[in-house]
Molecule: FMN riboswitch aptamer (RFN element)
Organism: Bacteroidales bacterium
RNA sequence: UAUUUUCUUCGGGGCAGGGUGAGCUGAUUGUUCAACAUUUGAACAGCAGUUAUUCCCGACCGGCGGUUAUAGUCCGCGACUCUCGCCUAUGGCGAGACUGAGCCAGUGAAAUUCCGGCACCGACAGUAUAGUCUGGAUGAUAGAAGAACAUG
Repeated sequence: UAUUUUCUUCGGGGCAGGGUGAGCUGAUUGUUCAACAUUUGAACAGCAGUUAUUCCCGACCGGCGGUUAUAGUCCGCGACUCUCGCCUAUGGCGAGACUGAGCCAGUGAAAUUCCGGCACCGACAGUAUAGUCUGGAUGAUAGAAGAACAUG
C1' cells in the first nucleotide's frame, strides 16, 4: 500500500414577521317554524371572540458517491410508495416498477459545481389544503471513519 473476513462508531436540514378566517364558541337582535300558552326549543341571517408553521405575502432548508474545479437542479445511489418471488414468515431476504427541479453572463487550461443575476424542485398518513408541524422513525439505508485477524 492492496485485498478478504469480522466488528465498532457515525450517518438530514428547515416558516422570523405579517394577512385572511372555513370551522368552533358566546351572548343577544331580527325573521321563520314547532310545542305550548306567554314562555321554551330549532333553523336561518346579523354581531362579537377565537382558530392554518397547511391558504395568501414573505421567510427558511438541501442525504451519499462521482465528475479536469467546490453541485438540492449534471451522472449515479439511497429513502418513500407499489408489484412479484423465496424463506426459518406479525417478519426477513432478493428482483422489478416508480423516482422532482437551471438557465444567462463572467473568470479560468478546466466549472450546468466558483462569482454575479434571475428561476425552479421536494414521498406517504394525519390535520383547514404541509419540502419546514405531528406520525411510521430511539426505524431503515446510500455511504463515511476506525479497529482486529489473515494473505499478497